Context: one part of a larger RNA
RNA sequence: CCCAGAGAGUGUCUCUCCAUGGCAAGCCUAACCCGAUGAUCGGGGCAGGCAGAGCGAAAGCGACAUGGCCGCAGUGGAUUCCGUGGACUUCGUCCACGCCCACCAGGGCCGCCGUGUUCAAGCGCGGGGAGUCGUGGGGAGACGACCCGAAACCGAGUGAUCUACACAUGGACAGGGUGAAGCGUGCCGAAAGGCACGUGGAGGCCCGUUAGCGUUGGUGUCUUACAAUACCCUCGCGUGACCUAUGUGUAGGGGUGAAAGGCCCAUCGAACUCGGCAACAGCUGGUUCCAACCGAAACAUGUCGAAGCAUGACCUCACCCGAGAUAGUCCGUGAGGUAGAGCCACCGAUUACUCGUCCCGCCCUCGAGAGAGGUCGGCCGGGUUGUCGAACUCCAAACUUACGGACGUUGUAGACGGUGGGAGUCCGGACUGCGGGGUAAGCCUGUGGUCCGUAAGGGAGACAACCCAGCGUAUGGUUAAGGACCCAAAAUACGGAUUAAGUGCAACCGAAGGUGGUCUCGAGCCCUAAACAGCCGGGAGGUGAGCUUAGAAGCAGCAACCCGCUAAGAAAAGCGUAACAGCUUACCGGCCGAGGUUCGAGGCGCCCAAAAUGAUCGGGGCUCAAAUCCGUUUCCGAGACCGUACAACACCAAUCACGGUGACUACGUAGGUUGGCGUACCGUUCGAGUGGAAAUACGGGCGAGAGCUCGUAUGGAUCGUCCGGUAACGACAAUUCUGGU
Numbered sequence: 001c002c003c004a005g006a007g008a009g010u011g012u013c014u015c016u017c018c019a020u021g022g023c024a025a026g027c028c029u030a031a032c033c034c035g036a037u038g039a040u041c042g043g044g045g046c047a048g049g050c051a052g053a054g055c056g057a058a059a060g061c062g063a064c065a066u067g068g069c070c071g072c073a074g075u076g077g078a079u080u081c082c083g084u085g086g087a088c089u090u091c092g093u094c095c096a097c098g099c100c101c102a103c104c105a106g107g108g109c110c111g112c113c114g115u116g117u118u119c120a121a122g123c124g125c126g127g128g129g130a131g132u133c134g135u136g137g138g139g140a141g142a143c144g145a146c147c148c149g150a151a152a153c154c155g156a157g158u159g160a161u162c163u164a165c166a167c168a169u170g171g172a173c174a175g176g177g178u179g180a181a182g183c184g185u186g187c188c189g190a191a192a193g194g195c196a197c198g199u200g201g202a203g204g205c206c207c208g209u210u211a212g213c214g215u216u217g218g219u220g221u222c223u224u225a226c227a228a229u230a231c232c233c234u235c236g237c238g239u240g241a242c243c244u245a246u247g248u249g250u251a252g253g254g255g256u257g258a259a260a261g262g263c264c265c266a267u268c269g270a271a272c273u274c275g276g277c278a279a280c281a282g283c284u285g286g287u288u289c290c291a292a293c294c295g296a297a298a299c300a301u302g303u304c305g306a307a308g309c310a311u312g313a314c315c316u317c318a319c320c321c322g323a324g325a326u327a328g329u330c331c332g333u334g335a336g337g338u339a340g341a342g343c344c345a346c347c348g349a350u351u352a353c354u355c356g357u358c359c360c361g362c363c364c365u366c367g368a369g370a371g372a373g374g375u376c377g378g379c380c381g382g383g384u385u386g387u388c389g390a391a392c393u394c395c396a397a398a399c400u401u402a403c404g405g406a407c408g409u410u411g412u413a414g415a416c417g418g419u420g421g422g423a424g425u426c427c428g429g430a431c432u433g434c435g436g437g438g439u440a441a442g443c444c445u446g447u448g449g450u451c452c453g454u455a456a457g458g459g460a461g462a463c464a465a466c467c468c469a470g471c472g473u474a475u476g477g478u479u480a481a482g483g484a485c486c487c488a489a490a491a492u493a494c495g496g497a498u499u500a501a502g503u504g505c506a507a508c509c510g511a512a513g514g515u516g517g518u519c520u521c522g523a524g525c526c527c528u529a530a531a532c533a534g535c536c537g538g539g540a541g542g543u544g545a546g547c548u549u550a551g552a553a554g555c556a557g558c559a560a561c562c563c564g565c566u567a568a569g570a571a572a573a574g575c576g577u578a579a580c581a582g583c584u585u586a587c588c589g590g591c592c593g594a595g596g597u598u599c600g601a602g603g604c605g606c607c608c609a610a611a612a613u614g615a616u617c618g619g620g621g622c623u624c625a626a627a628u629c630c631g632u633u634u635c636c637g638a639g640a641c642c643g644u645a646c647a648a649c650a651c652c653a654a655u656c657a658c659g660g661u662g663a664c665u666a667c668g669u670a671g672g673u674u675g676g677c678g679u680a681c682c683g684u685u686c687g688a689g690u691g692g693a694a695a696u697a698c699g700g701g702c703g704a705g706a707g708c709u710c711g712u713a714u715g716g717a718u719c720g721u722c723c724g725g726u727a728a729c730g731a732c733a734a735u736u737c738u739g740g741u
Base pairs, nucleotide, nucleotide: 002740003739004738005737006736011143012142013141014140015139016138017137018136019135020134021133022132023131026050027049028048032044033043034042035041054061055060064111067110068109069108070107074103075102076101077100082098083097084096085095086094087093088092112127113126114125115124116123117122146286147285149283153276154275155274156273157272158271164250165249166248167247168246169245170244171243173240175207176206177205178203182199183198184197185196186195187194188193212237213236214235217233218232220231221230252268254264255263256262289676290675291674292673293672294671299312300311301310302309303308314424315422316421317420318419319418320417324410325409326408328407329406330405331404332403333402334401335400336399340395341393342392347389348388349387352384353383354382355381356380359378360377361376363374364373365372366371428452429451430450431449432448433447434446435445436444437443457468458467459466472646473645474644475643476642477641478640482636483635484634485620486619487618491633493632494631495630496629497628498627504622505621513607514606515605517604518603519602520601521600522599523598524597525596526595534591535590536589537588538587541563542562546558547557570585573584574583575582648665649662650661651660652659677730679727680726681725682724683723686720687719688718695714696713697712698711699710700709701708702707
């Protein structure tokens, strides 16, 4: 871990609301006393409390036992017409209800009255009788107050047998080394003194596993240990501020401390024990049977408030009232200045050009100067041209909204509205439309809608909020989203096209830029009087034109670029030579025989294209697809929709069971309301049991469920039903507690 048992809204007082009972303009006794068959009970006990009058700060003053109207339920009348239902049933008749009239408890609108304010008017509070005492329940407050949980704080005590320091009396320190002062002798010196050799034996001196004390490194071993600090190796001190025994002293905000907040009995940034004490906790965790109906919030305001609370909004339940209500659509009449658009309609911004003009500025020219003229620029005005604005608007939607009307929906089975009891909620989140901030974010912050939260089922591989769809139980069918090669239900369907990149089959990326990959569309030009490409032939003469130059001959350079023969051929478009030569081209002819060429637009591809353990569209796998685009049919596919049966709930009807309707009845956390199951004990009724109770084990049946019941075995003496009452009354969770293991 697991199993069994234990384990959390209780009690008193006060307030308030609901239900129920007694009495009622009144109601109740408290302490206590007496009686008695003695915690019970019977009789007393009005002290006192609440109600019965309010208003006013107070002094103080002091109210409708009903005047008017409307009108729900109800009662009574009228039932002539009209409508609905039923009975007899041919027509029709009768009954009931609606409709109509009257009175109208409760209710509403006025009027009136008390009081305060007050010159007054008006306004505030109150007024035409319902309370009080029990019992049960919901809630609040004070108390431990649903349970467990701190670290702490305070008081009184116990500790210095551990350890810190101090004092008193004792004890311990192998061996070796070094060789201070002092002293002696010798030598030197005038002296002071120096030097040498001895002697001497100092020192928080040296070595040291002497004893003893310590604990540096191995970051060794151990690490449910030998041990709640050990073992081994290594290492430091070892005549001293040394080590040690015994006794004594210092005590908790206190001691002691060569000072580390160290130590003060395995406890120390305030010891331990008991008590205050069930400390307080706005914080964490837990809080025990079933079902039915409804069903949130994560917002606003305030807050020493921000992890809390109160009030409002939102949920629920009960009561009151009594006729309209308004989520949707359309019309009419108003409101609005956002999207868009526009700017010679304002304000502000703004491109280029041009014309004009008093004026201003740099510069230039003329002049001795005043000044004059000019280029450019600025300002202003006109014209043409190119653009913008959340805080611009000559315009101006969709849309939103107020009122009225119509349709629709809904309401006497009671809506709308009102009053009161009970809550929960105050960390929200996602998508989508429109914003603000930010480079951006599964980002922060607004606002409208829808979802998750509190929503199951199908799809999206898995996947709160994306798509479909809002769930009683069972069964059969039809579809939605999404799909139909296999995993895996359903056409390896049909017609047309594209892609060759495994592009793709993913919402799961892919940019600028590039692409004679391929398909489609459009336009211009050339073309059977033969286009484009290719092949064959011509490509010449004046002339090696002129100038220049060493040379310049088509082709270094300058300038010019004519003429005639022609089918055509440059005073030459390139290569080439020192210069020539030579090879091509333009241009022309022939052969061939059908499209050619240029530009633009689109579709699908391609490059651009790099990530960390092995890859992948969910996988296998797929190429006239099982990819992409267009079109068509069939099928699969959910708790959706439809059918059938049943149960629940709501309403109607009914003396019980049985019946009818449900048109949009049906998810549900926090939470509100309601009805049940079970446990222990008490009262009561009826019982069961040695011819076998409870309990246990295993089976059968019933109920939606909590649960109930029957059989067999074990067991060996208690147990249950009805109607009531009382509660230490229901466990899977609390790092829960105790036991078992």
Background
This is a predicted structure of a 741-nucleotide part of an RNA (large-subunit ribosomal RNA, domain II) from Halonotius pteroides. The sequence was found in a public genome assembly. Its mean pLDDT, the model's own confidence on a scale to 100, is 83. Its Rfam family is "Archaeal large subunit ribosomal RNA".